Predicted 3D model of an 89-nucleotide RNA (Glycine riboswitch aptamer) from a Gallionellaceae bacterium. The prediction has a mean pLDDT of 78. The sequence was found by an Rfam model in a public genome assembly. The organism belongs to Gallionellaceae, within Bacteria.
RNA sequence: AACGUUUCCGUGGGAGAGAGGGCCGCAAGGUCCCGCCGAAGGCGCAACCCACCCAACAAUCGCUCAGGCAAAAGGGCCACGGUAAACAG
Numbered sequence: 001a002a003c004g005u006u007u008c009c010g011u012g013g014g015a016g017a018g019a020g021g022g023c024c025g026c027a028a029g030g031u032c033c034c035g036c037c038g039a040a041g042g043c044g045c046a047a048c049c050c051a052c053c054c055a056a057c058a059a060u061c062g063c064u065c066a067g068g069c070a071a072a073a074g075g076g077c078c079a080c081g082g083u084a085a086a087c088a089g
Base pairs, nucleotide, nucleotide: 004087005086006085008082009081010080011079012078013077018034020033021032022031023030024029035069036068037067041065042063043062044061
């Protein structure tokens, strides 16, 4: 230096659920009610580890606060490329 891991950026792919009803509005959309979804985010929990206790620690599990339920946008995650630092080497 390369390779590998992590962060960030770009490109491509990316699920689920009512184009629900009322009202306002030219429309976009907003608001209320009912019914749903989980893969932005958020919250919660086990074992292991540990002398014991406490504590800490997880998700694609649960909760749905938020978000979402035609298209668009967003979208855990995957692939490729790039970037910074650290670890490892």